Model confidence (mean pLDDT): 78 of 100.
A computed fold for a 122-nucleotide RNA from uncultured Paraconexibacter sp., annotated as c-di-AMP riboswitch aptamer (ydaO/yuaA leader).
The source organism's lineage runs through Bacteria, Actinomycetota, Thermoleophilia, Paraconexibacteraceae and Paraconexibacter.
Its Rfam family is "c-di-AMP riboswitch aptamer (ydaO/yuaA leader)". From the family's description: This family represents a conserved RNA structure found upstream of the ydaO and yuaA genes in Bacillus subtilis and related genes in other bacteria. Its family is annotated with regulation of gene expression and cyclic-di-AMP binding in the Gene Ontology.
RNA sequence: UGCCGAGUCCACGGCUGCGGUCGUGGAACGGGGGACCCAUCACUGGGGCGAAUCGACCGUAGGUCGUAGCGCAGCUCUUUCAGCGCGAGCCCGUCAGCUAACCCCGUAGGCCGACGAAAGAG
Numbered sequence: 001u002g003c004c005g006a007g008u009c010c011a012c013g014g015c016u017g018c019g020g021u022c023g024u025g026g027a028a029c030g031g032g033g034g035a036c037c038c039a040u041c042a043c044u045g046g047g048g049c050g051a052a053u054c055g056a057c058c059g060u061a062g063g064u065c066g067u068a069g070c071g072c073a074g075c076u077c078u079u080u081c082a083g084c085g086c087g088a089g090c091c092c093g094u095c096a097g098c099u100a101a102c103c104c105c106g107u108a109g110g111c112c113g114a115c116g117a118a119a120g121a122g
Stems, first nucleotide, its partner, number of pairs: 002111003008027008028107006038097001045095001046092004054066005069086004075122007
C1' cells in the first nucleotide's frame, strides 16, 4: 500500500511520557427480539451469528475426495473465461416463523507464495 469482516467516523471532557488512553454523547454500518394478516406442524428438542452446507470412502475420536456456497487478482462496479484459496468456529439454553410500532446488542479479530485476460459503464 492492500485484503477478509458490520466492525468506522465525529464532538466534548479527564489523564498523558504527546505516541496515545479512558469516559460520555451522536452519526453510520451490522445483528437479534417483537402484532394484525399470512404461513407452518408435532415426535428424535429447537434456535442464532457466519460463505462455511451436504455426500461418499477410510475404519477413526480423526483423515481423504468431492459439493451448495464464499473470497482474491492493484482506480471502482457488473458480466465472462482461465487460475489460486476458504468451505471453520462460536453462542442461546427448552425458548424465538414472517412481523409495523417498539425494545435490545456489536463496532472485534485475523492477514499478504505467485498471478492474469476480455467486454460494458463510471